[in-house]
RNA sequence: CGUAAGUUUCAGGGAAGGUGAAAUUCCUUACUGGCGGUAAAUCGGCGCCCGGCAUUCAUAACGGUGCGACCGGCAAGCCCGCGACCCGCGCAAGCGGCCGAUUCGGUGCGAAUCCGAAGCCAACGGUACAGUCCGGAUGGAAGAAACGAGGA
Numbered sequence: 001c002g003u004a005a006g007u008u009u010c011a012g013g014g015a016a017g018g019u020g021a022a023a024u025u026c027c028u029u030a031c032u033g034g035c036g037g038u039a040a041a042u043c044g045g046c047g048c049c050c051g052g053c054a055u056u057c058a059u060a061a062c063g064g065u066g067c068g069a070c071c072g073g074c075a076a077g078c079c080c081g082c083g084a085c086c087c088g089c090g091c092a093a094g095c096g097g098c099c100g101a102u103u104c105g106g107u108g109c110g111a112a113u114c115c116g117a118a119g120c121c122a123a124c125g126g127u128a129c130a131g132u133c134c135g136g137a138u139g140g141a142a143g144a145a146a147c148g149a150g151g152a
Base pairs, nucleotide, nucleotide: 001150006147007146008145009144010143015029016028017027018026030132031131032122033121034082035081036080037079042073043072044071045070046068047067048066049064050063051062077120078119086097087096088095089094102118103117104116105115106114124135125134126133
């Protein structure tokens, strides 16, 4: 540096109040965001420019709220893909299907990713109607990390 089979570990967050006989479900105000990809914030590096620098030229450490379409790390609930849930078939393994939500303004060569503003979405079963409560679930899983023939 790193491979196939295989092994191990890990792999989801979030609430208060009000009304009411009854709601963590309604109303009000809050809060939360799985995995991989993409990437112009920001950070680091490198290069350039300017200062340092002297009446002209060159000139090191160092400094700069300067520049870069260069390199690296990180960065999206609503951009792309995936998992889960759900539906159908099957004894099962599994196969097939379904699968939520964003606009406007700004900057700029370039932005559904940056900045600002306003929005929107969130399986199934239970129950006074649930993203936040209880349950399937001490489950499964996208995937992540480590080990793993060996090579330099």

RNAcentral holds the sequence, with entries from Rfam.
This is a predicted structure of a 152-nucleotide RNA (FMN riboswitch aptamer (RFN element)) from Bifidobacterium merycicum.
The coordinates come from a structure-prediction model, not an experiment, and the mean pLDDT is 83.
The source organism's lineage runs through Bacteria, Bacillati, Actinomycetes, Bifidobacteriaceae and Bifidobacterium.